[in-house]
Order: sequence, then C1' cells, then structure tokens
RNA sequence: GCCACCUUAGCUCAGUUGGUAGAGCGACUGAUUCGUAAUCAGUAGGUCUCCGGUUCAAGUCCGGAAGGUGGCU
Repeated sequence: GCCACCUUAGCUCAGUUGGUAGAGCGACUGAUUCGUAAUCAGUAGGUCUCCGGUUCAAGUCCGGAAGGUGGCU
C1' cells in the first nucleotide's frame, strides 16, 4: 500500500423485510440472614464510533472518515 470483517449499556453480545433499542453478567435499592454469600423482587444505566446522503421514518440502506482484528504484499 491492497483486501475482508468488526464497532449497540460498565463487560460479553442479540436486534428478523427500515417502523417506540433488548438479554445475560455486573452496579444500586429492598426482602430474606445474627452478619456475609447465595436466592427472590425491583431500579438505574445508550448521541447504536463519527460526518454526510436516501426515506414520512435509519442501529439497519448508500458514501466518506476514525479505531480494531485477520490476510496479502
């Protein structure tokens, strides 16, 4: 330098044919316990990497940028 793939909650990841963003773990609160752990119930937490385009409507489609992983040279 070229090619492919990835970027969504603190972490690991879903998200169907474009139509109100979710799960597990973790955190916090409460119950239970002499207390902790475990268990149960609940709550909070998101500029879907960034910029633009298409559309009534974009995490999703298109173009570009950045970062990461792998391959080739």
Predicted 3D model of a 73-nucleotide RNA (transfer RNA) from a Pyrinomonadaceae bacterium. Model confidence (mean pLDDT): 81 of 100. RNAcentral holds the sequence, with entries from ENA and MGnify. Its Rfam family is "tRNA". The family's RNA type in Rfam is transfer RNA. Rfam's curators write: Transfer RNA (tRNA) molecules are approximately 80 nucleotides in length. The source organism's lineage runs through Bacteria, Pseudomonadati, Acidobacteriota, Blastocatellales and Pyrinomonadaceae. RNAcentral records the identical sequence in 3 taxa.